Source information: RNAcentral holds the sequence, with entries from SILVA. This is a predicted structure of a 1500-nucleotide RNA (small-subunit ribosomal RNA) from a Paludibacteraceae bacterium. NCBI's taxonomy places the organism under Bacteria, Bacteroidota, Bacteroidia, Bacteroidales, Paludibacteraceae. It matches the Rfam family "Bacterial small subunit ribosomal RNA". Its mean pLDDT, the model's own confidence on a scale to 100, is 84.

RNA sequence: AGAGUUUGAUCCUGGCUCAGGACAAACGCUGGCGGCGCACAUAAGACAUGCAAGUCGAACGGACGAGAAUCUAUUGUUUACAUUAGAUUCAAGUUAGUGGCGGACGGGUGAGUAACGCGUAGGUAACCUACCUUAGAGAGGGGGCUAACAUAGAGAAAUCUGUGCUAAUACCGCAUAACAUUGUGACAGCACAUGCUGAUACAAUCAAAGGAGAAAUCCACUAUAAGAUGGACCUGCGUCUGAUUAGCUAGUUGGAGGGGUAACGGCCCACCAAGGCGACGAUCGGUAGCCGGACUGAGAGGUUGAACGGCCACAUUGGGACUGAGACACGGCCCAGACUCCUACGGGAGGCAGCAGUCGGGAAUAUUGCACAAUGGAGGAAACUCUGAUGCAGUGACGCCGCGUAUAGGAAGAAGGUUUUCGGAUUGUAAACUAUUGUCGACAGGGAAGCAAAAUGACGGUACCUGUGGAGGAAGCCCCGGCUAACUACGUGCCAGCAGCCGCGGUAAUACGUAGGGGGCGAGCGUUGUCCGGAAUUAUUGGGUGUAAAGGGUGCGUAGACGGGAUAUUAAGUUGGUUGUGAAAUCCCCAGGCUUAACUUGGGAACUGCAACCAAAACUGAUGUUCUUGAGUACAGGAGAGGAAAGUGGAAUUCCUAGUGUAGCGGUAAAAUGCGUAGAGAUUAGGAGGAACACCAGUGGCGAAGGCGACUUUCUGGACUGAAACUGACGUUGAGGCACGAAAGUGUGGGGAGCAAACAGGAUUAGAUACCCUGGUAGUCCACACCGUAAACGAUGGAUACUAGGUGUAGGGGAUAACAAUCCUCUGUGCCGUCGCAAACGCAGUAAGUAUCCCACCUGAGGAGUACGGCCGCAAGGUUAAAACUCAAAGGAAUUGACGGGGGCCCGCACAAGCAGUGGAGUAUGUGGUUUAAUUCGAAGCAACGCGAAGAACCUUACCAAGACUUGACAUGCAAGUGAAUAACUUAGAGAUAAGUUAGUCUUUCGGGACACUUGUGCAGGUGGUGCAUGGUUGUCGUCAGCUCGUGUCGUGAGAUGUUGGGUUAAGUCCCGCAACGAGCGCAACCCCUAUUGCUAGUUGCCAUCAUUAAGUUGGGCACUCUAGCGAGACUGCCGGUGAUAAAUCGGAGGAAGGUGGGGAUGACGUCAAAUCAUCAUGCCCUAUAUGUCUUGGGCAACACACGUACUACAAUGGCCGUUACAGAAAGAAGCAAUACAGUGAUGUGGAGCAAAUCUAAGAAAAGCGGUCGUAGUUCGGAUUGUAGGCUGAAACUCGCCUACAUGAAGUUGGAAUUGCUAGUAAUUGCAGGUCAGCAUACUGCAGUGAAUACGUUCCCGGGCCUUGUACACACCGCCCGUCACACCAUGAGAGUCGGAAACACCCGAAGCCUGUGAGCUAACGAAAGAGGCAGCAGUCGAAGGUGGAAUUGAUGAUUGGGGUGAAGUCGUAACAAGGUAGCCGUAUCGGAAGGUGCGGCUG
Repeated sequence: AGAGUUUGAUCCUGGCUCAGGACAAACGCUGGCGGCGCACAUAAGACAUGCAAGUCGAACGGACGAGAAUCUAUUGUUUACAUUAGAUUCAAGUUAGUGGCGGACGGGUGAGUAACGCGUAGGUAACCUACCUUAGAGAGGGGGCUAACAUAGAGAAAUCUGUGCUAAUACCGCAUAACAUUGUGACAGCACAUGCUGAUACAAUCAAAGGAGAAAUCCACUAUAAGAUGGACCUGCGUCUGAUUAGCUAGUUGGAGGGGUAACGGCCCACCAAGGCGACGAUCGGUAGCCGGACUGAGAGGUUGAACGGCCACAUUGGGACUGAGACACGGCCCAGACUCCUACGGGAGGCAGCAGUCGGGAAUAUUGCACAAUGGAGGAAACUCUGAUGCAGUGACGCCGCGUAUAGGAAGAAGGUUUUCGGAUUGUAAACUAUUGUCGACAGGGAAGCAAAAUGACGGUACCUGUGGAGGAAGCCCCGGCUAACUACGUGCCAGCAGCCGCGGUAAUACGUAGGGGGCGAGCGUUGUCCGGAAUUAUUGGGUGUAAAGGGUGCGUAGACGGGAUAUUAAGUUGGUUGUGAAAUCCCCAGGCUUAACUUGGGAACUGCAACCAAAACUGAUGUUCUUGAGUACAGGAGAGGAAAGUGGAAUUCCUAGUGUAGCGGUAAAAUGCGUAGAGAUUAGGAGGAACACCAGUGGCGAAGGCGACUUUCUGGACUGAAACUGACGUUGAGGCACGAAAGUGUGGGGAGCAAACAGGAUUAGAUACCCUGGUAGUCCACACCGUAAACGAUGGAUACUAGGUGUAGGGGAUAACAAUCCUCUGUGCCGUCGCAAACGCAGUAAGUAUCCCACCUGAGGAGUACGGCCGCAAGGUUAAAACUCAAAGGAAUUGACGGGGGCCCGCACAAGCAGUGGAGUAUGUGGUUUAAUUCGAAGCAACGCGAAGAACCUUACCAAGACUUGACAUGCAAGUGAAUAACUUAGAGAUAAGUUAGUCUUUCGGGACACUUGUGCAGGUGGUGCAUGGUUGUCGUCAGCUCGUGUCGUGAGAUGUUGGGUUAAGUCCCGCAACGAGCGCAACCCCUAUUGCUAGUUGCCAUCAUUAAGUUGGGCACUCUAGCGAGACUGCCGGUGAUAAAUCGGAGGAAGGUGGGGAUGACGUCAAAUCAUCAUGCCCUAUAUGUCUUGGGCAACACACGUACUACAAUGGCCGUUACAGAAAGAAGCAAUACAGUGAUGUGGAGCAAAUCUAAGAAAAGCGGUCGUAGUUCGGAUUGUAGGCUGAAACUCGCCUACAUGAAGUUGGAAUUGCUAGUAAUUGCAGGUCAGCAUACUGCAGUGAAUACGUUCCCGGGCCUUGUACACACCGCCCGUCACACCAUGAGAGUCGGAAACACCCGAAGCCUGUGAGCUAACGAAAGAGGCAGCAGUCGAAGGUGGAAUUGAUGAUUGGGGUGAAGUCGUAACAAGGUAGCCGUAUCGGAAGGUGCGGCUG
């Protein structure tokens, strides 16, 4: 510090996701030790049990009391001593009660609280403070009670009552007393308003307690002053969220009076006034303890508030007071509610959010431990007691930190595992093995500090030290497709599963599972959750708004924000300094202590803040004075569809009347509905009425926008120019607010010519609720009143200033000038363009540039501009405006393609012009379908279908039935054994095969070898699957002219350029131009055949001349033909026209051939997951006594039918008969076969010749000549069938070909549709070859005869180039919209129903404080009266409770509305291309649905 993900690719916008850190965590797997920390986040749910607050006997009276003393009596005994009993006294000590102090601290929790609760800084001149400290002063003298106790009683208990006794540091008077308090008087100083401080006079009021000690003395006590500590109250500032919460408030705000309090105060009360708060967010709702800090972050910030520390609040829920220095009190009291427990049913008891612990809840959180040794706390004079505070231990890898699980050597690179191309590679110095060490752990011995003047150690026989022994006891978890470090094998087969995002899995998965290997971390590792970061993705630092989300429809203007020049003052902001504070801890730095670290101690720095004081005066603010340039006013001008009202005008449409006139008019792509002989349409004249204003007219004008267009008049707003008289900053923007605001629509009343939603009819169509046509109502028009929205757009808020130019146009002014113009300037409106900006497109003085100010708005897509609520509206509806849920995208600009019922140019037997066909018939053949035991398999639009198959009777053969074999029909290795191989014969059988007989017996160095057989084992075999795992081969676009690269240049980039453009060509062929210059694969050429010719050669070919013959037969010859080698020739080379003088093209000459002469071979980059696993090869899978192999027979040949390709025909351009010519190319030895003979013939007999320019098949046929037939189902046509033969072959039934005779079917030129062909071509005629034993209408070749037509490129099809649009990129066989049907999900409405919480009104009213009363009761004082107190009663307030009506929130609800998702089902095809009617916006209306139509608007 970034990365992944939208696309075919790119840039941008924008969301989602990841890598980091942290945690009071939990879960999964695993787990050696130690240190330091941490540990119910949920049910502020309920709690068994134990403990957590007591202490003081030196306050007091009692009780008990070890023990001691004395006395009496008794016994032992002589005194004295001892025993027993009693009494008295003393007494260590213990202690229920009274009393004092403490239970307001410590400990827990975070429910409540949005608050002076907390933080921070101040104030109290408005306050209190037990214990503690300091100072001075004081403590005299009395009194009456009451617990305990005793006794009587009630009760189950808890507990209570009566009577009696008693003490005090308990209680109460009195005395004394001021520097205390109060009142009055007057003085000084000070101050922040009330006031404060000091000194002072008088009056009034108010204290006390003792205890210990031998004593000194100490402790305790009273009042006062001060301090310290702790608290209370007040104030400034700060402190979450919702405006779909906008108004709230009656003790409310204030006053003066009183009460109350420690104290101010509506804190409370009576009276008076009517205030107070709020857009700077009151009130209401939701959420929440706050902070020091913690986590994160570069910081600013964001999140958080466990542990430690400060503050607050609470203690089962609610209320209340008492006591006290302090509480409205966690382990106190009273009441009410809920709950639990006890009960004798009458009544009682309780409160773990203290420490442990239990149940429950939950993903989840520990021991019913030890000790007061230390630190601290309470009491006490002290000893001491108490202390679940605390110190320790236990449980938990929950976190942080440290250590270990060994170290060194060790290659035969062991075995094993995994993998393999079988060679190896890897695990891997890893192990074994050798040597060494001893941390932790184990055992044994010693053994602390923490502790002090002495005693006292829970931890703890712990830390630590020493010794013994021995590698022994101690490694896992996650990951390995990219992000992201790390790869292979097997299994699985869109299954099982994975997944943070993208995504992986459909038979070769580095993505699932397992294994091996590897990577990361390591006593841990992963996952989940949460927070920050990355995220500049809420942007103060630090974002945006033309098209991505986003400028309000427009103006006026309030609050607010911002604001021109000069000067003076001030000091609020600002800046500097000083002081105080910012607790400690934490963070940071430097040191120290635990072996180190974590941890901890000390010091420093810091705590960016707040406050006070001093100072400065530039800037902002404030106040004063002043200025004119911003702004405005007055004056003088001209321009204008600016607005409102009234009036006027002509053209046109329609209608009415009349005339002329006759059969159509109208409408459309074509029609029809409609009108018309009752006279239309056309035409002429007259009239009526409404609406709109041609030309002018212009990216011209005016207006804030919407908008405004005939002419005249009246009224009226604004802008501009000139000049510079006046005011003197009066300005800019503008939340709310007010006003205006197209069209449609609404209300009332008019009007209504044309047009025209709805509607009706006619067409079109599969349908046509549309487009087209004929009609036609609201409406469109006017007046008044609503509505308040549009693509209300420049998709661009307003204002000011600055920043190159050029060129139009509208309205003014000026200068020169002089009637033509040029220049300068202001205002408006356009275009081009530099800098700059921008993702690009583009903007560019009319900014989207550079700056400032103000307002509005945006933060992924959908849900949705929707629901609910509020406001507005007569309604339609408008405005404000969410959430659940779903997705990983949605989107902008540009690029390359593809596509378009877009455009332009061009080509092709593409159309057209022709010729011959196919489609109809019969047959052949292939395919589909059907059938079958099997009808083997493949090929499927063009580009499958006389195709693989250049030839299925057996074989082929892959299929079926039956019968056989299992190392096998075929290959090879090893081991063992036997033996030549082989040939012939017999029997059984359908045969394969089986059994048997005979013949045969290799070589050698004698080990063996070759060959064969048998057995065993590795293996063979497969036309089994996958052409979507592949190689190779092939088809097709297409012999179309294209496809690319290097360097350079342009662009952020994908890419572009080159390759586009102007010409030209068959051609990206060539020329010219050009930020391109070159190059490659294609084109062309080079190759073959053919057309002309020369040379060479002359047999098997040829024969002009000579001779010869039946015959080039022979002699002779090589001139010619021919053969086959080498050459020549054709190149737009020449001439002329056109053209840019080019390329080229047109015409011509010459020439056998002329512009590629004709034909062939040759097929660019690529497309179609095109075809082929059955030519072959091959991965993987499957099979292994069968899916292999052998055999016999059958099938591939079936047959209702459909299609393709051919043959033969339908006849006279012909058939038949006779006769007579002329080829080329290929073939021939298991071959071609002549002459001859036999046969009607197929053919047979026979065999000359020929491995071929020699011989053979071999007769070419059509054509020619002659004859016949005469338009008929024929002398056409030959299918079908019968009989008899021939040939091949083991074999001709299924199932061959041929011959002869006989038979003589359909068919008379073929519907829709469709094919081929542009010249030696089509058509027509025969011949040959391959395959092959035999079988050809097929295929491949060969020659003979030999046409017609092409104006042309509008249209159909295919293709090429350029351009345009695009929402397509699997690329139009694309994409995609809405209804309906089904399933699921969340949500709105809903008669209602059930709850929650907080208020309000009323009722009831506990405890309790207060008030009143107090005739009842009453110790202290008093002579008494009485005062005082208490009970009781009443009242105000008052919790819970009850009733009621509203508002709010949650759950639920028959039914219902739309939304989302899914598999993709139904109906259409609305959008994207001119999407086939351009689309979209607003509005109205109609329709199954997308949607259609009307009106106005926009160009996206």